[in-house]
RNA sequence: GAUAGAGGUUGCGGAAUUCAAGAGUAGUUGAAAACAAAAGAUUUGUGUGUCGUUUUCAAUGAAAGGGGAAACUGCCGAAGGAUAUAUGUAAACACAAUUAUAUAUAUCUUGGGACGGUGUAUAAGAUACAGCGGACUGUCACAACAAUGUGGAGAGCUAUC
Numbered sequence: 001g002a003u004a005g006a007g008g009u010u011g012c013g014g015a016a017u018u019c020a021a022g023a024g025u026a027g028u029u030g031a032a033a034a035c036a037a038a039a040g041a042u043u044u045g046u047g048u049g050u051c052g053u054u055u056u057c058a059a060u061g062a063a064a065g066g067g068g069a070a071a072c073u074g075c076c077g078a079a080g081g082a083u084a085u086a087u088g089u090a091a092a093c094a095c096a097a098u099u100a101u102a103u104a105u106a107u108c109u110u111g112g113g114a115c116g117g118u119g120u121a122u123a124a125g126a127u128a129c130a131g132c133g134g135a136c137u138g139u140c141a142c143a144a145c146a147a148u149g150u151g152g153a154g155a156g157c158u159a160u161c
Stems, first nucleotide, its partner, number of pairs: 001161005008076001011075004017069003027060009040051003043097006079110013111137002115133002118130004139152005
């Protein structure tokens, strides 16, 4: 250097299908009241375009993103996170911006899963992510007669060539 493997049945992703929730919410229709006559609204600014706006009651009444389980499937930096750059998409249209999101590249970072607290996102007691905590677990090194203890990180470890 190449090849092949191991950690766990709660290893890491994707996922047909299905379930809960979103939610009696948004929207639509009707009635009443107030404001308004292009004022105002449409993420922000300019221009164009379109449309009245808000509240209460009644009737009707979704969806998306996200989430649980999972046939099947790809794998063992599997995968995740942070920052930066580039390109694309969305918010009526155009330009610029903003926010969100997808992909790619680069750098840094986390051995692994669970539990508990905190924080952020979110409709959310779900879930994800971050960091902290003490245990568990795999691996290597060192110490020890042994039981075991201490420490490190996957750019690691084991086997073969």